[in-house]
RNA sequence: GGGCUGGUAGAUCAGUGGUAGAUCGCUGCGUUCGCAACGCAGAGGCCCCGGGUUCAAAUCCCGGCCAGUCCA
Numbered sequence: 001g002g003g004c005u006g007g008u009a010g011a012u013c014a015g016u017g018g019u020a021g022a023u024c025g026c027u028g029c030g031u032u033c034g035c036a037a038c039g040c041a042g043a044g045g046c047c048c049c050g051g052g053u054u055c056a057a058a059u060c061c062c063g064g065c066c067a068g069u070c071c072a
Base pairs, nucleotide, nucleotide: 001071002070003069004068005067006066007065010024011023012022013021018055026042027041028040029039030038048064049063050062051061052060
């Protein structure tokens, strides 16, 4: 320098055009003498950045940044 994959909640990951979700973690309540476990409820993300297409974009297209991997 080039190819490919990825960037979404505190963490690990789904979501491939029409309301952003799961598990764990966190907070509260229940249960217990208390803790853990368990049950119920809740908070937490304008989806890496900038443009474009579209009635509508996390999703499609272009350019950038970062990480991984392969080639040179």
Transfer RNA from a Candidatus Micrarchaeota archaeon, 72 nucleotides, folded computationally. Lineage of the source: Archaea > Nanobdellati > Microcaldota. It was read from a public genome assembly. Its Rfam family is "tRNA". Rfam links the family to the GO term triplet codon-amino acid adaptor activity.